[in-house]
RNA sequence: GCGACUUUGGCGGAACUGGCAGACGCGCAGGACUAAGGAUCCUGUGGGAGCAAUCCCGUGAGAGUUCGAGUCUCUUGAGUCGCA
Numbered sequence: 001g002c003g004a005c006u007u008u009g010g011c012g013g014a015a016c017u018g019g020c021a022g023a024c025g026c027g028c029a030g031g032a033c034u035a036a037g038g039a040u041c042c043u044g045u046g047g048g049a050g051c052a053a054u055c056c057c058g059u060g061a062g063a064g065u066u067c068g069a070g071u072c073u074c075u076u077g078a079g080u081c082g083c084a
Stems, first nucleotide, its partner, number of pairs: 001083007010026003019067001027045006046057004060076005
C1' cells in the first nucleotide's frame, strides 16, 4: 500500500427484510428475607430539560438517500486478521 471483518449504555451482547434502540445477562441503587451477611426474590437503572404529563439528544465521527437509518450509500477514525 491492498483486501476482509469489528465498532451499540458502566461491561458483555441483541435488534428479523429499513419501521417503538438499548432486549437478555452482568454490575450498580433501593426494598423483601436474615441477628448480620451470602444466596434468592421484587422494583429501578443512557444523557439533558421539566413539579409533572411530556419533550429533546443518543448506535466510533461527518455527510447523503428516505416519511423513517444501528441497518443502505459516500468520506473518515480506531482495532483484529490476511496479502504484498
The RNA shown here (transfer RNA) has 84 nucleotides and comes from Clostridiales bacterium GWE2_32_10.
The prediction has a mean pLDDT of 81.
It matches the Rfam family "tRNA". Rfam classes the family as a transfer RNA.